[in-house]
Context: one part of a larger RNA
This record gives sequence, structure tokens and C1' cells, in this order.
RNA sequence: GGCGCACGAUGGAUGCCUUGGCAUCAGGAGGCUAUGAAGGACGCGGAAGACUGCGAUAAGCUUCGGGGAGCCGUCAACAGGCUUUGAUCCGGAGAUCUCCGAAUGGGGCAACCCGACCACCUUCAUCGGUGGCCAUUCACGGAUAAAUUCAUAGUCCGUGGAAGCGACACCCAGGGAAGUGAAACAUCUCAGUACCUGGAGGAAAAGAAAUCUAUGACAUUGCGUAAGUAGUGGCGAGCGAAAGCGCAGGAGCCCAAACCGAAGAGCUUGCUCUUCGGGGUUGCGGGACUCGGACGUGGUACGAGGACGGUUAGGCCGAUCCGCUGGAAAGCGGAGCCAUAGCGGGUGAAAGCCCCAUGGCCGAAAGCCCGACUCGACCUACGAGGAUCCCAAUUAGGACGGUGCACGUGAAACGCCGUCUGAAUCCGGGGGGACCACCCUCCAAGGCUAAAUACUCCCUGAUGACCGAUAGUGAACAAGUACCGCGAGGGAAAGGCGAAAAGAACCGCUGCUAGCGGAGUGAAACAGACCUGAAAUCGUGUGUCC
Repeated sequence: GGCGCACGAUGGAUGCCUUGGCAUCAGGAGGCUAUGAAGGACGCGGAAGACUGCGAUAAGCUUCGGGGAGCCGUCAACAGGCUUUGAUCCGGAGAUCUCCGAAUGGGGCAACCCGACCACCUUCAUCGGUGGCCAUUCACGGAUAAAUUCAUAGUCCGUGGAAGCGACACCCAGGGAAGUGAAACAUCUCAGUACCUGGAGGAAAAGAAAUCUAUGACAUUGCGUAAGUAGUGGCGAGCGAAAGCGCAGGAGCCCAAACCGAAGAGCUUGCUCUUCGGGGUUGCGGGACUCGGACGUGGUACGAGGACGGUUAGGCCGAUCCGCUGGAAAGCGGAGCCAUAGCGGGUGAAAGCCCCAUGGCCGAAAGCCCGACUCGACCUACGAGGAUCCCAAUUAGGACGGUGCACGUGAAACGCCGUCUGAAUCCGGGGGGACCACCCUCCAAGGCUAAAUACUCCCUGAUGACCGAUAGUGAACAAGUACCGCGAGGGAAAGGCGAAAAGAACCGCUGCUAGCGGAGUGAAACAGACCUGAAAUCGUGUGUCC
């Protein structure tokens, strides 16, 4: 020195554990904000570093309930206190709530600086202090008022609203790519996707036919099917319906106009216009109008009140002992009991009967949700006649240019936009995929409308052939922390003594520590800052070979 064995060191794999995650289901909630949000800065403790809580009333104040013996957060110890005259704690309602932040008196390099006015405090007075108020914009109402007579612009005052944030979620709208695919590439595709912007709601959007491939259906929406069909397509790559049928859900309404009335205005005195009220809402056309006949019956998605119920704290109720092993009994043996409770968790190992729960049954002073029901308000018909009137115009339609429709200009209907044009009022008008006829069907150019549908930042409960610390969230730990970056941004590592700290008094080695040896605790200390403790690697001893 090699190989082997033994004992150690180092190291932190593995096993076991789980405070944390992940996913799904059910229910709830779906907003907060000028009464100052979200998010922060700085403070607040006897002493106080971080987190948590709170705001100069500062780990808190008041009150109403719950609860019942301990408490002063994580956090032990020290000091000092509180508490059956009910504390701590839990829930409801309130008070306080510095400064920044939409930030809003003005400014500003956020958490800072500087004001005006009113009132009060202080001062002889100034200074200073405290409270209130002072941004912009929109709507409405009012005052005032230029060039310029009236007026208008402007200015000023009052009342009300808005602003900003929120889940990279869902929805609607205005804009709108490219990588890619086509085995290249330009039409096409990706895709109306990503992304930007605006707006809204708990859902949004759509919605009661100028619908529909149909002799009938009967608003919209979502799912299944029809169907990868019909189509479309450098007929390439690809794109890709609808009716119908089966389900979920189910709900229908209000205006404009004709006509009548009132008020006002214009004014060519009998018309026109404006506002308001009545009327009216339809496609077997309807309504106005005239006549007849009804005064009640049904209904509501509107307003107010509001029972029951739910929710935000909680409460009550069952049954076990002995022996053995052991550090410890819940294990084993024996003998019992409860059960609408033998889900689960904890307790010194493995407990129905020890504890918490579970099952069952109760419970709210106060707030919130639901909203039966009541009241109010509102809506509600029918028949006949057919002369006259009305039935949504810079519209429908057309041409050209685009675009959306599964449909790329095509035979291209239908819808929408731009430019130019431009009808009809029921003897009317749209559609039925060029167009025409016949036939059928439906009434555009105004509006509203629950449910079935989409989503989950958040709350509660439950579940898992989900993870178990290199996994599972980036984060089980002072984690979006430390740290990196000028910045946008990037972004960790890090869990486990023991049943209980009983966390090693005291002695020795040493200058003091660290470390070690005794002593002591403990079932165990090779459980000592720690469970287990693999391998690489290192050391000591020993065997053997050279």
C1' cells in the first nucleotide's frame, strides 16, 4: 500500500409522521368605495425583534347576547395586574380610526411641504394649536352676464351622481396580430384566437317572429342527437351548419300613430305646434270611429309591511371495572354495560363506555337573507258595422365598395356598414337561397322581460385507488420572505428530542468558550439539540498478501 472484518466519524437517503397543499361535490356569497375603498407608510406592549391585532380611545373602548374559570396573542420566563360584582374568549351592533392612496384646498420625488375662509383655545399681541370647510366633471334647478340691443358664450350658487379597486374568472361591445398548418407560399389556416380598450351583472347576452325546407311548428337560452351529414374549400390544407327529434327550463308584456281632452305657444281668428292625460298594440290583420252589451272576473315580474324558515355565538343527553405484561394500557385474560351514538380525532402502545366529538334534540337580545301572506298600485275582456283615418322614413329597397352569415363572389339569397340614391300604409309590405309566376307564411324601420346557461377572489361543510417535505402551492417554518436586478421582474433554502423539559443541579479537564469525562433525569441520552440514520467519503484497530 491492496483486499477483508470490526468499531467509529461524516453525510442525510430510506421508513414512519403531518400542522400544509391538490382536486372534486354540495350549500352560501358574488362585490367594496367621497360616511374615503383595495393596498400601504408610520406608530401602539412594563421591557418588544418579527408575525398577528389595533390606531394618539392604538394586542384596544362601549353596549347587547353566548359562555363559566381561569386570563394578560404567537411567547415561556421576569415584573405587575385582571377575574363568580362573571374576566379572558365567541357572536351581533356601535365608538375611535394618525398619514399616504380615486385622494378631492394648492403643490409634490406616495406616506411630505404650503395655504384661504369660519368658529374656538392660547398669547398683551403676533406666532401657534384644535375642529369644520375649500378638487374635477355630468345632470337638474337658480342667479348673474360680454363682444352685441335682446340673447348666448362665460361666471357663480344649490341639489344629486360619477371617479378608484376587485378573481390574469365568467359576459357584451369597439379594435385586432403573428409563430403555425398548407410538408415552400400569396387566397386560405392559425382566429375573430392572443392581446389592447370601453361597459355591465351576479350572472351577462339573447328573447315573444317582417322566424322556420313546412300543409305544420310557434319567444329566447343550454345539453344530446341530427353530423363530421348538407355544404364550403388554391374543391388543397382545412372549415363546417340548419330544420327536425329527445331533454333542461318555461312567461309574456309596454310604447309610437289614428282619435278624444286639458294647458301653453305661434298667430295669416281657425288652424298649426309643444307638453301632459286618456285611447291603443295587432297578422284567422289590428286599432281608431259608430252602435250594442258588460262593472265584475282573473292576474302581476311594481311599492310597503312582513309570518315561517335560514344564517351570524351556542346548549343538553348513554355506557367499565378487575387482573397480567410494561416506563405508560387503550394490548392480553376475566366479568359487565350503552347504542337513533361501533364516523373520526386525542389521551404515555391498539379505547363504543377517559376527553373532544358523533347520533338525537334544543337555542338568539341584536344584525342579515328568504320572502308565504296582507295592503296599496297596476293590468284585464265581448259582439256587430264597414264609409273615413292610423299602423314607426333620410326608413325599406336599389347601385357601387366592404363585411357577417358553415357559405372564400359564386347562380349568392339573407343580415350589417360606408357613399350616392330612394318607396308604399292593407287594393299595403317582408320572406320562402339568383330571378319570375302561383301558392304558403310573416308584419321591419321603438322598448322591456325571470328560469334553464357561464364563472369562482371568497365563506361553510363533505369527500379522495390525490401528495407526504427534491412530493404537494413558489411558500407545512417571520414566503412572495431572504436574496438578485436601476427597473419591469426574478425568487429560494429551511418540518420531526421526549409521554412529559423531567432541556443535564453539582464536580473535573481549559484563560474563557466550544468540546469532553463524571454525576443526575428518562423506558431509552449511540433520544442531548436531538426520530430512524442507507451510500459515496474519512479514521482507528485487526487479519491476510506484497

Record summary: The part of an RNA shown here (large-subunit ribosomal RNA, domain I) has 546 nucleotides and comes from a pig gut metagenome. The RNAcentral record of the full RNA draws on SILVA. The coordinates come from a structure-prediction model, not an experiment, and the mean pLDDT is 86.